[in-house]
RNA sequence: CGAGUGCAUACGGGAGAACCGGCAAGUCCGGUGCCGAAGGAGCAACCGCCCCGGAAACUCUCAGGCCGAUGGACCGUGCGCACGAC
Numbered sequence: 001c002g003a004g005u006g007c008a009u010a011c012g013g014g015a016g017a018a019c020c021g022g023c024a025a026g027u028c029c030g031g032u033g034c035c036g037a038a039g040g041a042g043c044a045a046c047c048g049c050c051c052c053g054g055a056a057a058c059u060c061u062c063a064g065g066c067c068g069a070u071g072g073a074c075c076g077u078g079c080g081c082a083c084g085a086c
Stems, first nucleotide, its partner, number of pairs: 004083004009078005018032005023026001033066003039062001040060003046054002
């Protein structure tokens, strides 16, 4: 000098899946069904000489969710901090 990585923050984008019944009319209660992108768990292609270990947007659906809003993995941009290849 600053490719890049991590964290934090602001803004923008951001999917899926619902019907029925009840009355006390609540983001309520009950029944049946459904979704996969908070979190969690499982499998293992792969990384790793072995051990140990890491590891998906796949699988499960515990949690969560199924008008809108909110939330939302993840993506982009700006700003800040730390590390930092050549």
This is a predicted structure of an 86-nucleotide RNA (Glycine riboswitch aptamer) from Sedimentitalea xiamensis. The source organism's lineage runs through Bacteria, Pseudomonadati, Pseudomonadota, Paracoccaceae and Sedimentitalea. It was read from a public genome assembly, where an Rfam model found it. Its mean pLDDT, the model's own confidence on a scale to 100, is 77. Rfam family: Glycine riboswitch aptamer. Rfam links the family to the GO term glycine biosynthetic process.